Overview
The RNA shown here (transfer RNA) has 72 nucleotides and comes from Vicugna pacos. It matches the Rfam family "tRNA". Rfam classes the family as a transfer RNA. The prediction has a mean pLDDT of 82. RNAcentral holds the sequence, with entries from Rfam.
RNA sequence: GAGGGUAAGGCUCAGUGGCAGAGCACAUGCUUACCAUGCAUGGGGUCCUGGGUUCAAUCCCUAGUACCUCCA
Numbered sequence: 001g002a003g004g005g006u007a008a009g010g011c012u013c014a015g016u017g018g019c020a021g022a023g024c025a026c027a028u029g030c031u032u033a034c035c036a037u038g039c040a041u042g043g044g045g046u047c048c049u050g051g052g053u054u055c056a057a058u059c060c061c062u063a064g065u066a067c068c069u070c071c072a
Stems, first nucleotide, its partner, number of pairs: 001071001003069005010024004018055001026042005048064005
């Protein structure tokens, strides 16, 4: 220098154009003599950034940033 991939709650990830979700973690309550486990409830997201397409974008297009991989 050229190609490919990834970016989403604290963490790991689903989500293929129409309200942003799961597991773990966290908080509260129940259970227990206490803790753990279990059960119930709850909080927490500028979906990496800018622009475009669309009635509507996490999703499609485009430019950029960071990281991974591969070629030279």